A computed fold for an 85-nucleotide RNA, annotated as Glycine riboswitch aptamer.
Rfam family: Glycine riboswitch aptamer. Rfam links the family to the GO term glycine biosynthetic process. From the family's description: This family represents the bacterial glycine riboswitch.
RNA sequence: CUGACACAACUCUGGAAAGCGAAAGCACCGAAGGAGCAACCUGCCUCGCAGGGAAUCUCUCAGGUUAGAUAACAGGGCGAGGCAA
Repeated sequence: CUGACACAACUCUGGAAAGCGAAAGCACCGAAGGAGCAACCUGCCUCGCAGGGAAUCUCUCAGGUUAGAUAACAGGGCGAGGCAA
């Protein structure tokens, strides 16, 4: 730089209207970020305890539920460093 998913354009309500908006209600998504853990490894007062330990898995705090923006991840390019040759 390029591509890139999911989920109420909900109910109520203000308004001339809107893809706008306070409060309240209530359902959902997982791919910003965040959190949790398996095998396995290590240690010890050893058959138990403690620590380490991944994600696109799980949770849903945050974020999101027209579009847009954002966007994990993937591909391409440039520069620096390291390793190998």